[in-house]
RNA sequence: AACUUAUCAAGAAAGGUUGAGGGAAAAGGCCCGAAGAAACCUUGGCAACCCUGUUACAUACUCGUGUAAUAGAAGGUGCCAACUCCUCCAGCAAGCGCUGGAUAGAUAAGCU
Repeated sequence: AACUUAUCAAGAAAGGUUGAGGGAAAAGGCCCGAAGAAACCUUGGCAACCCUGUUACAUACUCGUGUAAUAGAAGGUGCCAACUCCUCCAGCAAGCGCUGGAUAGAUAAGCU
């Protein structure tokens, strides 16, 4: 980097350095930002994908493996404004919008 699978409505910020941008990309909108953006560092936290324990079931000659439920958080990641901020398509709705889907993206695990 490509591919596969799963998830994306909830949750969680202080300090320091620095100083003008930021919200993935193009455009539009709407927001955040000198009461300090982005980045970096420190500390803290959230969550539970991997992970750890237990139980049940399935499978297996055995070791084990898989699925589900449940408890947890030591470790690997991730994350800590707004639905993934919104945008496309279809259906519904008087309307605000709601539901489903697509594209793109993000994250994790696996694989090449």